[in-house]
Molecule: c-di-GMP-I-GGC riboswitch aptamer
Organism: Thermoanaerobaculia bacterium
């Protein structure tokens, strides 16, 4: 150096539940433990997840212009509401996979 033992001392801490920050994603802390040999550290590179704002497109509501039809109805535009999809500033996440840096123990190859 690689590797990871029904080894050994420790360590870490998913859902979840409480307090508390946050507009959310999510953070912190105290319970808890499913699991992890780097479940230590860095948002570096893909990913994931929140959102502000736009833009363009959908629905779908109203309002209005024009047109067809006759009265109700359909067709187009244009505006404004909402609801959603693409992109996307900015935030999270290192317990998604990858990188970089750092590390304890030592059976056995």
């Nucleotide at each position: 150096a690689c590797c990871g033992a029904c080894a050994a001392a420790g360590g870490c801490a998913a859902a979840c539940c409480u307090g508390u920050c946050g507009a959310a994603a999510g953070g912190c802390a105290g319970g808890g433990a499913c699991g992890c040999a780097a479940a230590g550290c860095u948002a570096c590179g893909g990913g994931u997840c929140c959102u502000c704002g736009c833009u363009u497109c959908c629905u779908c509501c109203g309002c209005g212009a024009c047109g067809g039809a006759a009265u109700c109805c359909c067709g187009c535009c244009a505006c404004g509401a909402a609801g959603g999809a693409c992109c996307c500033a900015a935030g999270a996440c290192c317990g998604c996979c990858g990188a970089g840096c750092u590390g304890c123990c030592g059976a056995g190859a």